[in-house]
RNA sequence: GUGCAGGAGAGCGCGGCUUUAGGGCCGCCGCCGAAGGCGCAACUCCCGCAAUCGCUCAGGUACCCAGGACUGUGC
Numbered sequence: 001g002u003g004c005a006g007g008a009g010a011g012c013g014c015g016g017c018u019u020u021a022g023g024g025c026c027g028c029c030g031c032c033g034a035a036g037g038c039g040c041a042a043c044u045c046c047c048g049c050a051a052u053c054g055c056u057c058a059g060g061u062a063c064c065c066a067g068g069a070c071u072g073u074g075c
Base pairs, nucleotide, nucleotide: 001075002074003073004072005071006070011029013028014027015026016025017024018023030061031060032059036057037055038054039053043048
């Protein structure tokens, strides 16, 4: 890196469009933090420099699907 398995958090929100319905899409506000990104300590002459900490840009926010740090296991 890859295959398989496990894998949390946060709206039963409001409005509009669409649909037979379910649902889907968009906007608004709230919220989440475990893709990614950014920031910070010790340390360091300097440059630099970690996270599951912080930020929440991105992403996510009923079920399903997808994603998912991390863990186990095969290659």
Predicted 3D model of a 75-nucleotide RNA (Glycine riboswitch aptamer) from a soil metagenome.
The model forms 89% of the base pairs in the Rfam consensus.
RNAcentral holds the sequence, with entries from MGnify.
The coordinates come from a structure-prediction model, not an experiment, and the mean pLDDT is 80.